[in-house]
Context: one part of a larger RNA
Molecule: large-subunit ribosomal RNA, half A
Organism: Candidatus Moranbacteria bacterium GW2011_GWE1_49_15
RNA sequence: UGCAUAUGGUGGAUGCCUUGACUGAAGUAAGCGAUGAAGGACGCAGCAGGCUGCGAUAAACCUCGGGGAGCUGUCAAGCAAGCUUUGAGCCGGGGGUUUCCGAAUGGGGCAACCCUACGUCUUCGGACGUAAUCUCUGACUGAAUCAAUAGGUCAGAGAAGCAGACCCUGGGAAUUGAAACAUCUUAGUACCAGGAGGAAAAGAAAACAAUUGUGAUUCCGCAAGUAGUGGCGAGCGAACGCGGAAUAGUCUAAACCGUAUCCUUCGGGAUGCGGGGUUGCGAGGUAGUCAUACUCGUUUGAUCGGGGUAUGUCAUGUUCCCUUAGCAAAAUCCUUUGGAAAGAGGAACCAUAGCGGGUAAUAGUCCCGUAUGUGAAAAGCGAACAUGCCAGAUGAGACUAUCCUCAAGUAGGGCGGGACCGGUGAAAUCCCGUCUGAAUCUGGGAGCACUACACUUCCAAGACUAAAUAUUACUUCAGAUCGAUAGCGAACUAGUACCGUGAGGGAAAGGUGAAAAGCAUCCCGGUGAGGGAGGUGAAAUAGAACUGAAACCAUGUGCUAACGAAGAGUUGGAGCGGUCGCUUGCGACCGUGACAGCGUGCUUUUUGCAGAACGAGCCAACGAGUUAGUUUUAUACGGCUUGUCUAAGGGGUCAAACCCCCGGAGACGUAGUGAAAGCGAGCCUUAAUAGGGCGUUUGUCGUAUGGACUAGACCCGAAGCCAGACGAGCUACAUAUGAGCAGGUUGAACCUUGGGUAACACCAGGGGAAGGACCGAACCCACGAGCCGUGCAACACUCGGGGAUGACUUGUGUGUAGGGGAGAAAUUCCAAUCGAGUUUGGCAAUAGCUGGUUCUCUCCGAAAUAGCUUGAGGGCUAGCGUCAUGUAAUUACAUCCAAGAGGUAGAGCUACUGAAUGGAAAUCCGCGGUUCGCCGUAGGCUUUCCAAUCAAACUCCGAAUUCUUGUGAUGCGUAUCAUGGCAGUCAGAAAUCCGGCGCUAAGGUCGGAUCUCAAAAGGGAAACAGCCCAGAUCAUCAUCUAAGGUCCCUAAAUCUAUGUUAAGUGGUAAAGGAAGUGAAGUUUCUUAUACAUCUAGGAGGUUGGCUUAGAAGCAGCCACCCUUUAAAGAGUGCGUAACAGCUCACUAGACUAGAGACUUCGCGCCGAAAAUGUAACGGGGCUAAACAUAGUACCGAAGAUAUGGGAUUGCAUUUAUGCAAUCGGUAGGAGAGUGUUCUCUAUGCGUUGAAGCCAAAGGGGCGACCCAUGGUGGAGUUUAGAGAAGUAAGAAUGUUGGCAUUAGUAACCACAAUUCAGAUGAAAACUCUGAACACCGUAAGUCUAAGGUUUCCUGGGCAACGUCGAUCGACCCAGGGUUAGUCGGUCCUAAGGCGAGGCUGAAAGGCGUAGUCGAUGGACAGCAGGUUAAUAUUCCUGCACUAUGAUAAUAUUCGAAGGAGUGACGCAUCUUAGUAUACUCUGCGCCUUAUUGGAUUGGCGUAGCGAUUCUGAGGACGUCGUGUAGGCAAAUCCGCACGGCAUUAAGUCCAAGGGAUAACUGGAACUCCGCUUUUGGCGGAGGAACUGAGUAGAGCAGGGUGCCAGGAAAAGCUUCUAAGGUUAAUAUUAUCGUAUCCGUACCGAAAACCGACACAGGUAGACGAGGCGAGUAGCCUAAGGUGAAC
Repeated sequence: UGCAUAUGGUGGAUGCCUUGACUGAAGUAAGCGAUGAAGGACGCAGCAGGCUGCGAUAAACCUCGGGGAGCUGUCAAGCAAGCUUUGAGCCGGGGGUUUCCGAAUGGGGCAACCCUACGUCUUCGGACGUAAUCUCUGACUGAAUCAAUAGGUCAGAGAAGCAGACCCUGGGAAUUGAAACAUCUUAGUACCAGGAGGAAAAGAAAACAAUUGUGAUUCCGCAAGUAGUGGCGAGCGAACGCGGAAUAGUCUAAACCGUAUCCUUCGGGAUGCGGGGUUGCGAGGUAGUCAUACUCGUUUGAUCGGGGUAUGUCAUGUUCCCUUAGCAAAAUCCUUUGGAAAGAGGAACCAUAGCGGGUAAUAGUCCCGUAUGUGAAAAGCGAACAUGCCAGAUGAGACUAUCCUCAAGUAGGGCGGGACCGGUGAAAUCCCGUCUGAAUCUGGGAGCACUACACUUCCAAGACUAAAUAUUACUUCAGAUCGAUAGCGAACUAGUACCGUGAGGGAAAGGUGAAAAGCAUCCCGGUGAGGGAGGUGAAAUAGAACUGAAACCAUGUGCUAACGAAGAGUUGGAGCGGUCGCUUGCGACCGUGACAGCGUGCUUUUUGCAGAACGAGCCAACGAGUUAGUUUUAUACGGCUUGUCUAAGGGGUCAAACCCCCGGAGACGUAGUGAAAGCGAGCCUUAAUAGGGCGUUUGUCGUAUGGACUAGACCCGAAGCCAGACGAGCUACAUAUGAGCAGGUUGAACCUUGGGUAACACCAGGGGAAGGACCGAACCCACGAGCCGUGCAACACUCGGGGAUGACUUGUGUGUAGGGGAGAAAUUCCAAUCGAGUUUGGCAAUAGCUGGUUCUCUCCGAAAUAGCUUGAGGGCUAGCGUCAUGUAAUUACAUCCAAGAGGUAGAGCUACUGAAUGGAAAUCCGCGGUUCGCCGUAGGCUUUCCAAUCAAACUCCGAAUUCUUGUGAUGCGUAUCAUGGCAGUCAGAAAUCCGGCGCUAAGGUCGGAUCUCAAAAGGGAAACAGCCCAGAUCAUCAUCUAAGGUCCCUAAAUCUAUGUUAAGUGGUAAAGGAAGUGAAGUUUCUUAUACAUCUAGGAGGUUGGCUUAGAAGCAGCCACCCUUUAAAGAGUGCGUAACAGCUCACUAGACUAGAGACUUCGCGCCGAAAAUGUAACGGGGCUAAACAUAGUACCGAAGAUAUGGGAUUGCAUUUAUGCAAUCGGUAGGAGAGUGUUCUCUAUGCGUUGAAGCCAAAGGGGCGACCCAUGGUGGAGUUUAGAGAAGUAAGAAUGUUGGCAUUAGUAACCACAAUUCAGAUGAAAACUCUGAACACCGUAAGUCUAAGGUUUCCUGGGCAACGUCGAUCGACCCAGGGUUAGUCGGUCCUAAGGCGAGGCUGAAAGGCGUAGUCGAUGGACAGCAGGUUAAUAUUCCUGCACUAUGAUAAUAUUCGAAGGAGUGACGCAUCUUAGUAUACUCUGCGCCUUAUUGGAUUGGCGUAGCGAUUCUGAGGACGUCGUGUAGGCAAAUCCGCACGGCAUUAAGUCCAAGGGAUAACUGGAACUCCGCUUUUGGCGGAGGAACUGAGUAGAGCAGGGUGCCAGGAAAAGCUUCUAAGGUUAAUAUUAUCGUAUCCGUACCGAAAACCGACACAGGUAGACGAGGCGAGUAGCCUAAGGUGAAC
């Protein structure tokens, strides 16, 4: 280290459980709301919070019933205090109270808040009530305009808003399907909008039908997937009629009569009301005739009169039923085990009660209950009856006459649409828009174009109407529904936490025990956390939780491991350790495993994967062929078959079902055929059949299974499309109102002075201060580089860069919205999202695509091809597979035989068609010559001859193999064929042969044939899908072989014989090359002496001629002779300038016996260069252990054989055996089983221990799996036979949870910095104190808006949070803290919002007047000091001010929502001996400084409100009067006109500020006193100075100049009048009152805001000191803050 084992931890699976869900049945309810809802906010308890309940009468109040002993809800115990037999708590009925928001309704508003008016009452604090809008009705009033109306006011009634289903109506998609897409489909669906009810809608024929008839509507079952419709595609799809559920019919308008009012042309008319009247074999009216129910009375009688009845509405009463609380309710004991009895054993009892739940395990008789019986003061639905009031019949009719009435911009028509089954079609019918437009009962509509003088049927243009039907909530009950990853998202503080601006999205999380008996006490530890003793309990490994699996992490023990190595196993197996057995050697078993043989995971996808192609970190749980349809087909089984079956519905039993019985509507079948009429065991075709086609019958219903179809249809997965909403707190633009821009520079126009000009022009000086001007901070931007890039940061940092008075930047408010907006324009922005935001829905869109798809065994077993295809990675049919049934024949297949077919290989071409080479010849042409006879040919056409050729699309020929046939043979034996169910396959690959393309390239590609792989293991080829051998049912330490092998690795021959090779050839390769070598052969020379070697010669003409400078054998050209010789070239090489020289050929001698050339074959050699490393035998190595030939033996496989076992099929039988054959397998077909959950019927087991979980040594089954045993566990569960399924997991970048690995690794968030001492403490780098050091200092300081919302202060604490630690904290616990007439809001208006009436629009809604909101602006009264742990312009002290009320005094023309003035406004720039203020210096005061004194030095301070008075830079202003037609009316006001006076001075007013005065406050050190917690703190008293100069001065107050872009509104204030008033009112002064409500803590350039963080980012405004400096730059400092949490 590994394996095993034991014991633990972690974790939360499994089992068991259930408080919670899901689905259904029945019943009830089906609304609530201006008498204020739904839903909320805030409160209410003695004690904090959540839930429940309730509302200031606040876990409740009153009352009526029930009930009867305890109670004060729950988490959740405790304490305190109470209530209760004078009846509490609790349950039920009724009543009261019911804050604030919300339709929200007095006005407003950022929901739960703010602000009013009036009336009444009042204890004078206040309380109560009323006050929205619209509609309708009524009354009063009342414009232009007489009457009237509009309008206004008042009163009364009603409406509104909410509610996740159902219903009607107005609008109305797209994904999708059609394998594309447009008509069509999805679908009138989703969605939006309006409206209603408990149901809605529809509804009493101008209907159907078809010559028979039916008789409103709705719903169900059929009819029927029919008739139809339809790019006649996909699809869509009735009606008549039949069977059922439930049943119900009515009222107006009109004619006519009467009445009231009005009008009248006096005829009458209009309107309202009453009567009448309501239909189609027409009806009604009018006129006439007849008739008119009961009862009483009357009458002679006919008859007449009265009562009263049916019925209906309302109210009251009585009774009953039901609902909302309840009550009574039988019957058991003993023993035993146990912690506990209900278990077991024994003996009893009750039962109209043995449903169910609880009780310490399983209870009829213990408890609650249950069967059964019974019950309501009150409230409510319903029923019946009675009473009362009101209404209330002459009903129903018949006949005759008359012709009065019977629904008009209607019916119908044209055009354009829509709805119907019907898509414009021949298109009836119905509805709408538009343009038209009838008839009047002698009439009209309809009957699927249309027509009829035919027939049938009905009567439109008015209205109402229950039930049967649809759906939701609640209550009760039920379930072959779930049981905590399941079931609702939610069993628990769940629509919670959390995320998002918002719409919206949306979790996780159950279990101690019978009972808390929840561990007293002791010990360690920090008065921790945690642990150990001890106790409780049946059990504590039940201790904060049942059981407690796995991953993962440990510890102990055994074996093993430090020279060996890898799919991790398997086979053999030594040693060691252990258990058991008669333990006596020994055996069996368990653990480990030295060593050895063989051996490249799983899945998916593929021709093919160990693959370096895909997927999985590991474990656990979850996770995929289901369900429906009266659709359809096949098979199996069953019922009936003298055909079968019911559907809806009804009935019985019943809680409901199951079940049983009706129900024959209807369906299938019983006859076919034809296009049809039709005919019919036949029919059709045809002139006719001779022929041909289809027929001459068996079913039907149910259950199960395999397929198909329609549905999401095996599961997961898009990008997208459409609809409705939510977003402009980011960003774009616009708009209203505010704010910001240190400092420095330049010097336009213009003015002026001088020069200059005839006059201009022009030049110079001075002034001036323009600019999308310049430089450069803040501020804005983002060009470069670096850095970062699991960051500081989902865009930052550093250093540089650009703009920086402008088209600038910025705050706050507001507007524009997705088929859209915005855009100095980039497809840029619209909340980290943009070629169309986000979110929810349509939606489970679709996916010919990818991935995944879960137990076992048995039998068989493919395809990767053809045809067609907008087809090529998809599909259909065929082919090939499987299963069932049938046929059983010389069917199929193989070989042989026989008879035929054929045109390939080959071959051939004077045998065709073509191609093609050489030679010869000929004619002709061309050219040349010519004696014209002809001759010669660079060349060409044609032909002939000779020789040698070629062909897939040539053949005079022509095989092998092959194919066809056979009343042939043999073999084989169903392999063939037919019908039907179910498939899969349409990507193939290599090898060999024959071919095409290509390069006779490819591991290329396309055909044909075979074979293997695919889907095939085994042996061989080192390893190696496709090659060679061979097809694995299982076992064997048996035998024989195949391919291939036999020296070692490595099983078997160092075998035999004969050769070859010398190259490690063998153990890569070509053209080509070579005295390699062996064999075979041909031929030449050779004793006349060859070949080789040695010696010698190799000469002369001649330097051959030519050429050449030269050319002499040897540059070149021509010729290549002769002579001497034994032989010697007019020369084979070397060489020279040329000669020369050396050689050779050739010859002689010496020597000696073979020598040379060529051809063929075998084996070798050279040719021969690649990348990590020998590396081209598998290695060692081999001279055979190579090669060739011949032979023998052996090895060698899952082949064959042997022996044994199993299965399938077949055949036999002696019925349990035998025989024979077979048993590789992907896609796929078929068969048989295992296991899981639940149900039924039986049967058992179980506290003496169920399920689950764990386990070295038991058993069964081919297997899935089952049983036994031990431990743990502590209450359920097995088996048999049937049945029903959420029924089996390793993979889906699967889902959820847990745990690993990376790894004790990266990192610990700006490099401004720490150190020492002391204190506290268990512990100190970090806390506190002190000292030193360091950093910021136009901030890293101070104030403040937004935003946050308690973070503020104090005490206590340290589990978690804090990137370390912590005694500390912005963390946890507890307590405390925010004080206003003057600060801000409250007042006013801007952009903009809303918006009474109004205009407009399918609806929703949009716009907008009067108004009303709305600050970022206007208006508006307080300062100093002190004080707290924490607040202060808020408290306190002092001194002020504002508004308003009362009172008093004085004076007087007051009065508004109206008039007038004011309020009231730009930018840039300059300026004031201006000024607040700040700073510096000086002066002054106090303290201090080398031992002391003085001086010096240093430090600190030198302040303030208001009042009085003086002063004040400067600014503003005419005044009085008269008239007046304008200012919507009026005006004394304003404006206008005129006049008097006064004039640049006076005067008046305003005014930033300043000085003085006295008082007061403040004011340090120090001194004194008191209190106290005594190095400290608090309180009190005393106690100093309190000047001047300079600089800046963007604030404040004024003034000037220039420019174009020409620079809010209203309130307030002043004044004027109107109505009105003048006992009032107004103004001034004084005194006394009043001044409510909201904000106020703290952070606020940040650790508290926006960025997920204690985040290097972002965040408007104000102050912002000193030195150097132009400066707010930069550097160093002050005050102040800090040292950044490793």